Description:
Predicted 3D model of a 1504-nucleotide RNA (small-subunit ribosomal RNA) from Montipora grisea. Its mean pLDDT, the model's own confidence on a scale to 100, is 83.
RNA sequence: AGAGUUUGAUCCUGGCUCAGGAUGAACGCUAGCGGCAGGCCUCAUACAUGCAAGUCGAGGGGCAGCAGGACAUUUCGGUGUUGCUGGCGACCGGCGCACGGGUGCGUAACGCGUAGGCAACCUACCCAACACACAGGGAUAGCUCUUGGAAACGAGAAUUAAUACCUGAUAGUAUCAUAGGAUCGCAUGAUUUUAUGCUUAAAGCAUUAGCGGUGUUGGAUGGGCCUGCGUUCCAUUAGUUAGUUGGUGAGGUAACGGCUCACCAAGACGAAGAUGGAUAGGGGUUCUGAGAGGAAGAUCCCCCACACUGGCACUGAGAUACGGGCCAGACUCCUACGGGAGGCAGCAGUAGGGAAUAUUGGUCAAUGGGCGGAAGCCUGAACCAGCCAUGCCGCGUGCAGGAAGAAUGCCAUUAAGGUAGUAAACUGCUUUUAAGGGAGAACAAAAAAUACCUUGCGAGGUAUCUUGAGUGUAUCCUUAGAAUAAGCACCGGCUAAUUCCGUGCCAGCAGCCGCGGUAAUACGGAAGGUGCAAGCGUUAUUCGGAAUUAUUGGGCUUAAAGGGUUCGUAGGCGGUGAUAUAAGCGACAGGUAAAAUACUCAUGCUCAACAUGAGGCGUGCCUGUUGAACUGUAUGACUAGAAACUUAUGUAGGUAGGCGGAAUUUAUGGAGUAACGGUGAAAUGUAUAGAUACCAUAAGGAAGACCGAUAGCGAAGGCAGCUUACAGUAUAAGAUUUGACGCUGAGGGACGAAAGCGUGGGUAGCAAACAGGAUUAGAGACCCUGGUAGUCCACGCUGUAAACGAUGACUACUCAAUAUUCGGUAUUAUUAUCGGGUGUUUAAGCGAAAGCGUUAAGUAGUCCGCCUGGGGAGUACGACCGCAAGGUUGAAACUCAAAGGAAUUGACGGGGGUCCGCACAAGCGGUGGAGCAUGUGGUUUAAUUCGAUAAUACGCGAGGAACCUUACCUAGACUCGAAUGUCUGAUGACGUUAUAAGAGAUUAUAAUUCCUUCGGGCAUCAGACAAGGUGCUGCAUGGCCGUCGUCAGCUCGUGCCGUGAGGUGUAAGGUUAAGUCCUAUAACGAGCGCAACCCCUGUACUUAGUUGCCAGCACGUAAUGGUGGGGACUCUAAGUAGACUGCCUGCGCAAGCAGAGAGGAAGGAAGGGACGAGGUCAGGUCAUCAUGGCCCUUACGUCUAGGGCGACACACGUGCUACAAUGGCAUGUAUAGCGGGCAGCCACCUGGCAACAGGGCGCUAAUCCCUUAAAACAUGUCUCAGUUCGGAUUGGGGUCUGCAACUCGACCCUAUGAAGCUGGAAUCGCUAGUAAUCGCGCAUCAGCCAUGGCGCGGUGAAUACGUUCUCGGACCUUGUACACACCGCCCGUCAAGUCACGGGAGUUGGCGGGACCUGAAGAUGGAGACCAUAUAGGAUCUGUUUAGGGUUAAGCCAGCGACUGGGGCUAAGUCGUAACAAGGUAGUCGUACUGGAAGGUGUGGCUG
Repeated sequence: AGAGUUUGAUCCUGGCUCAGGAUGAACGCUAGCGGCAGGCCUCAUACAUGCAAGUCGAGGGGCAGCAGGACAUUUCGGUGUUGCUGGCGACCGGCGCACGGGUGCGUAACGCGUAGGCAACCUACCCAACACACAGGGAUAGCUCUUGGAAACGAGAAUUAAUACCUGAUAGUAUCAUAGGAUCGCAUGAUUUUAUGCUUAAAGCAUUAGCGGUGUUGGAUGGGCCUGCGUUCCAUUAGUUAGUUGGUGAGGUAACGGCUCACCAAGACGAAGAUGGAUAGGGGUUCUGAGAGGAAGAUCCCCCACACUGGCACUGAGAUACGGGCCAGACUCCUACGGGAGGCAGCAGUAGGGAAUAUUGGUCAAUGGGCGGAAGCCUGAACCAGCCAUGCCGCGUGCAGGAAGAAUGCCAUUAAGGUAGUAAACUGCUUUUAAGGGAGAACAAAAAAUACCUUGCGAGGUAUCUUGAGUGUAUCCUUAGAAUAAGCACCGGCUAAUUCCGUGCCAGCAGCCGCGGUAAUACGGAAGGUGCAAGCGUUAUUCGGAAUUAUUGGGCUUAAAGGGUUCGUAGGCGGUGAUAUAAGCGACAGGUAAAAUACUCAUGCUCAACAUGAGGCGUGCCUGUUGAACUGUAUGACUAGAAACUUAUGUAGGUAGGCGGAAUUUAUGGAGUAACGGUGAAAUGUAUAGAUACCAUAAGGAAGACCGAUAGCGAAGGCAGCUUACAGUAUAAGAUUUGACGCUGAGGGACGAAAGCGUGGGUAGCAAACAGGAUUAGAGACCCUGGUAGUCCACGCUGUAAACGAUGACUACUCAAUAUUCGGUAUUAUUAUCGGGUGUUUAAGCGAAAGCGUUAAGUAGUCCGCCUGGGGAGUACGACCGCAAGGUUGAAACUCAAAGGAAUUGACGGGGGUCCGCACAAGCGGUGGAGCAUGUGGUUUAAUUCGAUAAUACGCGAGGAACCUUACCUAGACUCGAAUGUCUGAUGACGUUAUAAGAGAUUAUAAUUCCUUCGGGCAUCAGACAAGGUGCUGCAUGGCCGUCGUCAGCUCGUGCCGUGAGGUGUAAGGUUAAGUCCUAUAACGAGCGCAACCCCUGUACUUAGUUGCCAGCACGUAAUGGUGGGGACUCUAAGUAGACUGCCUGCGCAAGCAGAGAGGAAGGAAGGGACGAGGUCAGGUCAUCAUGGCCCUUACGUCUAGGGCGACACACGUGCUACAAUGGCAUGUAUAGCGGGCAGCCACCUGGCAACAGGGCGCUAAUCCCUUAAAACAUGUCUCAGUUCGGAUUGGGGUCUGCAACUCGACCCUAUGAAGCUGGAAUCGCUAGUAAUCGCGCAUCAGCCAUGGCGCGGUGAAUACGUUCUCGGACCUUGUACACACCGCCCGUCAAGUCACGGGAGUUGGCGGGACCUGAAGAUGGAGACCAUAUAGGAUCUGUUUAGGGUUAAGCCAGCGACUGGGGCUAAGUCGUAACAAGGUAGUCGUACUGGAAGGUGUGGCUG
């Protein structure tokens, strides 16, 4: 000191969370020791038991009990008498009990803190000084006797003492009164003094010392009272107060005072927060923080308050008294039922509560307290011990060596290895701690007492003697021996530390983000690692981080946030010079700020914690002196701010009145005929009873075309025909006037669009609601036809808007350019300059960016308003305002980890622009209808194996399922296995043939049976090592493929721009098939794609000439390159040339384009092919192959037979054949190219109607064969029919292949002769040798279900105006709330579950005031016939006051509450589609009406 988390990525805003510290803690796991601390935070709940305040015999009478003595008596055990002695229960008396100890209920207060005051006071014991202590008296407790009561506790009689009580005397510097003097003080007054008068004292005990008593003064200590300042939250608490505020007088008190009372006055407090409510003891300090602050107030110290709850006084120096009293109340206990007793918030302890907090311990040895002359007694204060890891601190659990790097665990590429790990074993060493033994009465101790000495006194010194709870403790010595001692949490990121197994959105984890759906570093376990360590984690709370309440130290255009505007009160702030003052401010000094704590330095415990000493600090408060720049105050000036005056000007600024024209509508009249109107298209509506259109006249209301604007005015809302009246404001100029009069402005006042409300008018047009017509799945809408409030006027109310520049007002300062408006000046006049306004562009600067930029969002100042995550919610409750609608003020529970701003890249748009493509259009031919073939779905089945299944599956994998294939089903068999490889051993077999069983696999029997170069080979069997799987996962993968798409795109380096994501390059203008090229350019270059290079076809040439060719020459045949020859030609197959917009014309800067141009075989890419960028679709394939993981192993492997993949109500795709005359049939005739061939192609001959069969030449192919090409053409026939079309289906008979054609082959012959007469919606292909049409060949293959696929040639068209539309694509731009990217996102009702909250008839409880009644104790006033010492006094009665009790009207705060209201949350409910793109009717704000719901519509505003 920061980090994680909003996004595809970025910057910002903003919340949430984490890392740190702390604790009187608790819980979980674990635990060796010691030191020092701490220990009911909850029920101020209730308490059993014991203890916590007594002491003095040197105050007194005395003597119950104990001990001793004396006397008497005695059964020798004792008993009795005697206060005689030590002592002492109870009693009288003195002092103490008001301290010490506990707790935090109450209290928001002079309670506490701090600084002061008392001239308004008290103070026992203690200290000092002065003075005094004389003489008397009467009682009373105790004791004794009688007596009541269960007890507690009494009653009566008799008798007695005091340092108890009373009387008298004496007395002053005491008290009071009166009259004077002096001094002092800010004042009331105080101090002092003189004189006179009045009043009030005392106690003895002891006897050696000594301790006491009374009065007065002073001190010390402790208190009382008063005052300044400070001291929590709520304004949804705004008014409070009658002893209230003050005065006079009196009473009361230690003392001042409404403290109390009588009278008088009407004050007193309050937005600087009274009153009320809630909460709370305050401080020193503690924790945290850099600090400022924030939080807390345990232990220790100071103060306060309280003592079961409330009230009250007494005693006393002191109390309204924790272990005293009286009364009332609640509770508990005892009781003989009559009545009594009690108060742990003292120490222990108990119950209860709670997550949670200890022993019914020891001692007065020390410190301190009370009493006492003292010894001493008392002391749960205190000192110690016990329990608890509750905290802080310290120590230990060993150290060194030791590699076979053992075993074992875990991992692992399964070969090697890695790790736990020098770890262990083993060897040596040490002994803290623990254990055993011993020493240790150490230190803590100085006193007291006694004796002596010194001393004026206080006191000091010496000697003797005695006292320890803790404790046989601390500590030390010694013995043996590694012996007695390690856990907890974590390991996805933040955050140090990773692998395996298990699990499979399950179980679970989680502080935040988030993990888990079969390869989880995130769950559980293990191994390893990391961190801390006698502890470690978790939870809770608090400060920090958080500049996230911002004084230090934040913000408000768009993120939350400027009030709708203005005037103005309080308040805050305020121009220039001078003089004075010294309140603020600065300096210096003094006092205080308790101790402890904290800091620094030392010291003591072996260190530390801890403790002790010394020092400094303590920003605060008070006081004094001083300074005078600034602020304030006072006085007197100034003119630059402000205002006024004069002149002039501008203006849709305001209010009231008058006037005018255009248009709409209506009415009347004219003229006129069938439609008008409206829409995307229609309909509702109007019209033959005469509309609409046209003309004329009239009425009435509302609004102001053009000018008009980027303009003007106004504080804002807002303001527009012309004109009059009234009056406002602004600006400019000025040798004018005043002289700071100013700025802002909480509360407050006024104004304030539209809608709305009230009363009364008015109503032409428009138009919520409403009605109808359309649209639609619906249409409560958009569109249309109507139409009422309203819109208009007057008066009143409302008080809100996206009331916006989303930007408060005022002042000053800080480059430029340009436009416009008003005024002044100058003048060279479409100009220059000055001032005021309104705009645009821009520098610096600012800003997250967009942007702002002299009209600031820049730089500064003053004042006001407002904000602090999203939702809940501008809601609820309360209050105020309003006729109402509603407005203003304005929460919480609960819930989420985001919500949000700006910009970026994409994607998308029923946004825009440009362009391309058989994309449309223009054409040709099809599909969709029929039959059949084939594939698919579905269904069926024992099985109908599997995969593909929008474009990109469906004549696809399959280029050929009768068996095999085959993966499927049924049945039968095998188990290291059906195949292959290596090694070892054995055998000479295996095999073949035959027979038998069997469906076969298989089994059995018989016969037969190797080669050799002698090394071996081959085969089988046995064994070993590797089995096998078309089982799953294409969402674990490789490879291959489809698609966008043969679309023109996709990127990089360096530079530049931007905070950044990113941009630029790759945009702009042209051009191209093309990111093809050119021009321009903060870019310059480059790569993958495009093109070219490759192949085929088209032209020519060269070379070569068999099996091809044959012009010329020769031979030969019925005929044929048949033969000799030839290379001319064709052809074959190698090479070369050729085409490049090269030439011409036009256009153009260029690139390039156009031209029936020239030339050329070919012309602008000549035609075709191969070739497919970066990526997309988790596209397809684990069944071609390969492969990770998982699964099966007498089976999910292997073999065999049969079946199935060929099923069939149906649906779809792709094809074939047709429906006929451009045709069918018959006969004849002509012309190809690519290919294939030895288990082959097969000439030719013969047979058969034919498929084919029987013979058989040639050919391993430019030689022979397949091989007759067909359409075409010629002739004939058919004549529009379900036909001489069409051929399905079926019967019969055959041929061929093959172990085998039943399921399930093809072909031939014959017979049969379905459907079908050109095909709905819709849809496909094709731009030239193309479509269409015709046949031929090949692969696979025994054969073939081929009408499929791949090739080949023959014949051979039509059309393209063009880019509006459909589909797809490319580039640029724009909007976006999308980024899984529009198959996106997302709103509201309803339904379900759940949570908190509001209302609610009421009901229950609490709180505190009022009124009335009653009223104890006590205090006080009065009476006092009774008692009495006849005075005093008292009993008693009574008035006032008052705790408590009762009744009552309201108030406030809570709990519950049938029902009800909205809100939040919840993977897959219902209805719609409101918003985001022009979101398909732009959205949105205010308001009104309306609708299942989002919403719709009207009206005014805004642009977000």